[in-house]
Context: one part of a larger RNA
Molecule: large-subunit ribosomal RNA, domain II
Organism: Halobacteria archaeon HArc-gm2
RNA sequence: GCCAGGGAGUGUGCCUGUUUGGCGAGUCUAACCCGAUCAUCGGGGGAGGCAUAGGGAAACCGACAUGGCCGCAGCGCUUUGCGCAAGGGCCGCCGUCUUCAAGGGCGGGGAGCCAAACGUGCACGACCCGAAACCGAGUGAUCUACACGUGGACAAGGCGAAGCGUGCCGAAAGGCACGUGGAGGCCUGUUAGAGUUGGUGUCCUACAAUACCCUCUCGUGAUCUUCGUGUAGGGGUGAAAGGCCCAUCGAACUCGGAAACAGCUGGUUCCAACCGAAACAUGUCGAAGCAUGACGUCCGCCGAGGUAGUUCGUGGGGUAGAGCGACCGAUUGGGAUGCUUCACUCCGAGAGGAGUGAACUUCCCUGUCGAACUCCGAACCUACGAACGCUGUCGACGCGGGCAGUCCGGUGCGCGGGGUAAGCCUGUGUACCGUAAGGGAGACAACCCAGAGCUGGGUUAAGGUCCCCAAGUGUGGACUAAGUGUGAUCGAAGGUGGUCUCGAGCCCUAGACAGCCGGGAGGUGAGCUUAGAAGCAGCAAUCCUCUAAGAAAAGCGUAACAGCUUACCGGCCGAGGUUCGAGGCGCCGAAAAUGAUCGGGACUCAAGUCCACCACCGAGACCUAGCCGUUCCCCUCACAGGGAAAUCGAGUAGGUUGGCGCUCCAAUUGGAUGGAAGCAGGGGUGAGAAUUCCUGUGGACCGAUUGGUGACGACAAUCCUGGC
Numbered sequence: 001g002c003c004a005g006g007g008a009g010u011g012u013g014c015c016u017g018u019u020u021g022g023c024g025a026g027u028c029u030a031a032c033c034c035g036a037u038c039a040u041c042g043g044g045g046g047a048g049g050c051a052u053a054g055g056g057a058a059a060c061c062g063a064c065a066u067g068g069c070c071g072c073a074g075c076g077c078u079u080u081g082c083g084c085a086a087g088g089g090c091c092g093c094c095g096u097c098u099u100c101a102a103g104g105g106c107g108g109g110g111a112g113c114c115a116a117a118c119g120u121g122c123a124c125g126a127c128c129c130g131a132a133a134c135c136g137a138g139u140g141a142u143c144u145a146c147a148c149g150u151g152g153a154c155a156a157g158g159c160g161a162a163g164c165g166u167g168c169c170g171a172a173a174g175g176c177a178c179g180u181g182g183a184g185g186c187c188u189g190u191u192a193g194a195g196u197u198g199g200u201g202u203c204c205u206a207c208a209a210u211a212c213c214c215u216c217u218c219g220u221g222a223u224c225u226u227c228g229u230g231u232a233g234g235g236g237u238g239a240a241a242g243g244c245c246c247a248u249c250g251a252a253c254u255c256g257g258a259a260a261c262a263g264c265u266g267g268u269u270c271c272a273a274c275c276g277a278a279a280c281a282u283g284u285c286g287a288a289g290c291a292u293g294a295c296g297u298c299c300g301c302c303g304a305g306g307u308a309g310u311u312c313g314u315g316g317g318g319u320a321g322a323g324c325g326a327c328c329g330a331u332u333g334g335g336a337u338g339c340u341u342c343a344c345u346c347c348g349a350g351a352g353g354a355g356u357g358a359a360c361u362u363c364c365c366u367g368u369c370g371a372a373c374u375c376c377g378a379a380c381c382u383a384c385g386a387a388c389g390c391u392g393u394c395g396a397c398g399c400g401g402g403c404a405g406u407c408c409g410g411u412g413c414g415c416g417g418g419g420u421a422a423g424c425c426u427g428u429g430u431a432c433c434g435u436a437a438g439g440g441a442g443a444c445a446a447c448c449c450a451g452a453g454c455u456g457g458g459u460u461a462a463g464g465u466c467c468c469c470a471a472g473u474g475u476g477g478a479c480u481a482a483g484u485g486u487g488a489u490c491g492a493a494g495g496u497g498g499u500c501u502c503g504a505g506c507c508c509u510a511g512a513c514a515g516c517c518g519g520g521a522g523g524u525g526a527g528c529u530u531a532g533a534a535g536c537a538g539c540a541a542u543c544c545u546c547u548a549a550g551a552a553a554a555g556c557g558u559a560a561c562a563g564c565u566u567a568c569c570g571g572c573c574g575a576g577g578u579u580c581g582a583g584g585c586g587c588c589g590a591a592a593a594u595g596a597u598c599g600g601g602a603c604u605c606a607a608g609u610c611c612a613c614c615a616c617c618g619a620g621a622c623c624u625a626g627c628c629g630u631u632c633c634c635c636u637c638a639c640a641g642g643g644a645a646a647u648c649g650a651g652u653a654g655g656u657u658g659g660c661g662c663u664c665c666a667a668u669u670g671g672a673u674g675g676a677a678g679c680a681g682g683g684g685u686g687a688g689a690a691u692u693c694c695u696g697u698g699g700a701c702c703g704a705u706u707g708g709u710g711a712c713g714a715c716a717a718u719c720c721u722g723g724c
Base pairs, nucleotide, nucleotide: 001724002723003722004721005720006719011124012123013122014121016119017118018117019116020115021114022113023112026050027049028048032044033043034042035041054061055060064092067091068090069089070088074084075083076082077081093108094107095106096105097104098103127267128266130264134257135256136255137254138253139252145231146230147229148228149227151225152224153223154221156188157187158186159184163180164179165178166177167176168175169174193218194217195216198214199213201212202211233249235245236244237243270659271658272657273656274655275654280293281292282291283290284289295405296403297402298401299400300399301398305391306390307389309388310387311386312385313384314383315382316381317380321376322374323373328370329369330368333365334364335363336362338360340359341358342357343356344355345354346353347352409433410432411431412430413429414428415427416426417425418424438449439448440447453627454626455625456624457623458622459621463617464616465615466601467600468599472614474613475612476611477610478609479608485603486602494588495587496586498585499584500583501582502581503580504579505578506577507576515572516571517570518569519568521545522544523543527539528538551566554565555564556563628649629648630645631644632643633642634641660713662710664708665707666706667705668704669703670702671701678697679696680695681694682693683692684691685690
């Protein structure tokens, strides 16, 4: 890992609800006793419980065997209706408590008790498995730590302390030299023995649950070691690492309390039908939980309206927008004004005068804003009423009860708050995913189309129609030259004589624009300045003449002149030119890490983009045929039969309902040596759980129906055991 077998809502007691049964103003026995054909059963047993009266803290007091009205079902009738009217509702009346009173609370016109089954709850191991831990009683120092006792062990060599001797020196104390001597937690050392630094070597299902090899450290000492003994679990021992205490240590091991507890993880076993959520609010030592409400489901009661849509009427609202010479606040530039205020400059002896700037007042023109501004003000939302629509006696609306699940949500779109931003955090409305399959978007929970019973046939939606790939190399027109694009990524500010379209102004056959040819003069080298200043350093001025026209000169140039152009004029030419604005498609701006990309190939009067049109493809949508189920109607003993559904058929958690299979028991009824169960192979039936038949094997038991019963259904739990 695979296979087989095992493997999880059970039992008792109590509360509560539903269903069924028995008796009923009552009902039931408990322990126990007697009997018997003896766990069963039959007969007794009413002790006691619940109910039959409530109210009140208590003392205590103590209720409608029905008065009025409405009216559902049902029944009757002279049937758009009328009458009777159980149950039901509204009053009235009564008991009691509060109590000055008024008002109010609870109760009152008889339904309960027992049993069984089922659904919850609570207590217990309480659906199953799962801790780390806690406590108790014991067992351990044969490993290891330390201590005590008792023995044992340490080749060889080196260095050469004290002491002693001799010699020399000294007055002495003493010093020096040579020898002798043999100290030391001294040195070297694969002596024995002990250790374990580096290789981060080998090994790493090992030789080994800590090894091997090389290298390395200590090796007369705080040395190593045998044997014996002692210290025990919140305790020991520790030259101290939380180390060690038998491969176990930040509290050993064994057994027990014990099925500890777990708001946490995992698992929880057959089929189908109907409905179908929540991820929110409030509270919480609450935030991984729980309770209540909201939302789901089922049952009962009531009995006639209900209101998701549209329109109208009457009210409410202050958002979007807009506006601010309508307030509050912010906010350009210019001009005028002045009883003003301040600063500075100038003139003046001063008084004062003139001027400049700023603030302020008033007026005119001009440029802008606001979630907490508003003279205004939608769409839209909302309350009530009406009409239409839809829905409801096949029971809506409403009321009560049983059972839940949920309280980690997410995304798109609209509108907010925080943040530089985020596949970010936090609100709100709505749709979807969650719990939704199918088609499209290359792939793609929530984007587009579309809400799926089963089997066929057809038509469309979104999206597409050159090939992969079903359907147009479709029609008419335009744009793009960038492979822009063919992408739901439209890549920004800014720039663009790329190209197309539209509009406006001006010039133009009395000839525009560009180009070419020619002219571009005179007073005059104007005046001043200057060494010079002649159109062209500078200052100031900027006239006149001849003209078709020509500047007191727009630029280059010279030291100054000169020289070259320009403006301006004529000629040649012959039809549009020029400026501004707006729009379409492009271009630049444009940088990322393994080789690139529209899904790919590939595509240029497209297979790109825009406009218009025709056809086709394309889903579980729609239409259609048959069938199944559900709900309802008719009929029926019958869920057998007939009919209706445009307005029934998706579904997680979950609620409700109907079935299949297994074990054993009882009753009834069957099969089997003329071959049971089981096993293997094969054929049918059923929507399915399943079931039935045949053949072989096998060799003795096995079914069906009805009613019970339960250690009753496995693919999962790092599940358990076994096999391979």